[in-house]
Annotation:
A computed fold for an 89-nucleotide RNA from Candidatus Methylomicrobium oryzae, annotated as c-di-GMP-I riboswitch aptamer. NCBI's taxonomy places the organism under Bacteria, Pseudomonadati, Pseudomonadota, Methylococcaceae, Methylomicrobium. Rfam family: c-di-GMP-I riboswitch aptamer. Rfam links the family to the GO term cyclic-di-GMP binding. Of the family's consensus pairs, 95% are formed in the model. The prediction has a mean pLDDT of 85.
RNA sequence: AUCUGAAAAAGGCAAACCCAUCGAAAGGUGGCGACGCAAAAUUUCCAGUCUAACGGAGCUUUUUUUCCUAUGACAGUGGGGUUGCCAGG
Numbered sequence: 001a002u003c004u005g006a007a008a009a010a011g012g013c014a015a016a017c018c019c020a021u022c023g024a025a026a027g028g029u030g031g032c033g034a035c036g037c038a039a040a041a042u043u044u045c046c047a048g049u050c051u052a053a054c055g056g057a058g059c060u061u062u063u064u065u066u067c068c069u070a071u072g073a074c075a076g077u078g079g080g081g082u083u084g085c086c087a088g089g
Stems, first nucleotide, its partner, number of pairs: 002089004012037002018031005035076001041082003045079003048074003055068004
């Protein structure tokens, strides 16, 4: 420098549920808790998925309601980029 993760050790992360809080929502953060994870570290570059407040369109006398839309999210959906622990080759 590069490949691999069968076994081991040191340490690490933390799904769901529940509680608090922020948010229109998706979801985020903190607590609790461990389903799992060798990148479950990081980055929206590509694909995918979720939401639809604002805005637009339709319906309606109005209230209301339906549809479209990311500028909102998901890195624990896949790929790519960057960084990295331990062990072995």